[in-house]
RNA sequence: ACUGAAGUUACGCUUAAUUUUCAGCCUUGUGCUGAGAAGCGGGGGAACCAGUUAAUUGGGGCGAAUCAUUCCGUGACAGGAAUGUAGGGUACCAUCUUACCCGAGUCCGUCAGCUAACCUCGUCAGCAGUGGAUGGGUCUAUUU
Repeated sequence: ACUGAAGUUACGCUUAAUUUUCAGCCUUGUGCUGAGAAGCGGGGGAACCAGUUAAUUGGGGCGAAUCAUUCCGUGACAGGAAUGUAGGGUACCAUCUUACCCGAGUCCGUCAGCUAACCUCGUCAGCAGUGGAUGGGUCUAUUU
C1' cells in the first nucleotide's frame, strides 16, 4: 500500500547468515535438490610470549545473553518463579534525551592459552517493524 479480516507486496530490523555459476527434478516458481565460487563469520594449529601444581569441584566453544538476591520445591540436588544486573538491540553520521525491548539457548566429549604457514566448519532462524529532538548527509520514487 492492497485488504472486512487473514494475508500479500515494497522497503526494512535482529543475526556471520548475502550474491552468484553449473547440473538435475517437476509443481514451471522470487521453486526444490546437489556440487562450486565470491563475500561475511567461526574453530583447530608453531616460534616468541603467557601460564603452571594442576589433574571430576572436569574442561572448553558459539552467542549481547553474565552475575546476584528472594520465594516455591527437595532429605539434599534438580527444577520453577520474581526482582534486579554485566552486557546487547531499536533505517546513515554527530550531539542531547532516555522511550521500548533482549539479557536465551546450544555444541564438543576428557580435549584445545596466544599462534605464521596450514587444516577445517557455517552461511540458519525469526519479526509487524525506524523511541524522541537538533543539525549534517545519502539513496529511492513521482512530476516537470
Molecule: c-di-AMP riboswitch aptamer (ydaO/yuaA leader)
Organism: Paenibacillus spiritus